The RNA shown here (FMN riboswitch aptamer (RFN element)) has 151 nucleotides and comes from Radiobacillus deserti. The prediction has a mean pLDDT of 79. The source organism's lineage runs through Bacteria, Bacilli, Caryophanales, Bacillaceae and Radiobacillus. RNAcentral holds the sequence, with entries from Rfam.
C1' cells in the first nucleotide's frame, strides 16, 4: 500500500420573461440544468532538475465530456428470504429494457480544449412537464473517514 467483511458520514440541478386560454411553470415564444466511475491533448500548484535566465525536461498532487466508454436513478422481471396454519403480506438476486454531436480551428494526435450550431432528458397525476406535485423524511452509483481479519 492493496484485498475481504463490517460500522459511520455525504450522496442532483433547473422555466426569469411573456402569448393563447375558462383553466397549461404541461401547449407557443423564449429562459434554465446537468448525478458517479473512467478515458482525455484542459487549467492551476509543488518539488527536482539543465541553464546565465525556463517559458525547457522529470516526478507528485488538484482540476478537467449531459450527448465518448461504463454505471445509478425510473420500468419490467422474479431466483431466494422473512411473517403467517393458510389465503396472502413484505423484502427482494441474476437478467432484460434504458436518451442525446456535429461543423470549423489547433495540433503527431481531440466527439473531452477553443469557436459555432444542434441535440437529450423515467414513471403517476394535471391543459400534453428534463424544470411543478408525488412515490420520495424512500432508494442507488459512488466518495471520504473509521473498525476488524488473513496473506
Nucleotide at each position: 500500500g492493496g484485498u475481504u467483511u463490517c460500522c459511520u458520514u455525504u450522496g442532483g440541478g433547473g422555466c426569469a420573461g411573456g402569448g393563447u386560454g375558462a383553466a397549461a411553470u404541461u401547449c407557443c415564444c423564449g429562459a434554465c440544468c446537468g448525478a458517479c466511475g473512467g478515458u482525455g491533448a484542459u487549467g492551476g500548484a509543488u518539488a527536482u532538475u539543465u541553464g546565465a535566465a525556463a517559458u525547457g525536461a522529470u516526478a507528485u498532487c488538484c482540476u478537467u465530456a449531459g450527448u465518448c466508454c461504463g454505471u445509478g436513478a425510473c420500468c419490467c422481471g422474479g431466483a431466494g428470504c422473512a411473517u403467517g396454519c393458510g389465503a396472502a403480506u413484505g423484502c427482494g438476486a441474476a437478467g432484460g429494457u434504458g436518451g442525446a454531436u456535429u461543423u470549423g480551428g489547433u495540433g503527431u494526435g481531440a466527439u473531452u480544449c477553443c469557436a459555432a450550431a444542434g441535440c437529450c432528458g423515467a414513471c403517476a397525476g394535471u391543459a400534453a412537464a428534463g424544470u411543478c406535485u408525488g412515490g420520495a423524511u424512500g432508494g442507488u452509483a459512488a466518495a471520504a473517514g473509521g473498525a476488524a481479519a488473513a496473506a